Predicted 3D model of a 73-nucleotide RNA (transfer RNA) from Amoebidium parasiticum. A source record names the gene trnV. RNAcentral holds the sequence, with entries from ENA. The prediction has a mean pLDDT of 80. It matches the Rfam family "tRNA". It is annotated as a transfer RNA. Taxonomically the source falls in Amoebidium (Eukaryota, Opisthokonta, Ichthyosporea, Ichthyophonida).

RNA sequence: AGGUAUUUAGCUCAAUUGGUAGAGCAUAAUCCUUACAAGAUUACGGCUGUAGGUUCAAGUCCUGCAAUACCUA
Numbered sequence: 001a002g003g004u005a006u007u008u009a010g011c012u013c014a015a016u017u018g019g020u021a022g023a024g025c026a027u028a029a030u031c032c033u034u035a036c037a038a039g040a041u042u043a044c045g046g047c048u049g050u051a052g053g054u055u056c057a058a059g060u061c062c063u064g065c066a067a068u069a070c071c072u073a
Base pairs, nucleotide, nucleotide: 001072002071003070004069005068006067007066010025011024012023013022019056027043028042029041030040031039049065050064051063052062053061
């Protein structure tokens, strides 16, 4: 310098190829227990890296930029 992949909750990851974003773990509360652990219920937590575009509608499609990993030279 060229190319590929990834970026979503505190962490690890989904979202059936455009239809209004979920799970596990963690955290908090309650129950259970003499108590702890385990277990049960509930709650909390996100404008999906960023800036635009297309569309009635974008995490998903298109473009620029940024970060990370890898490949080629």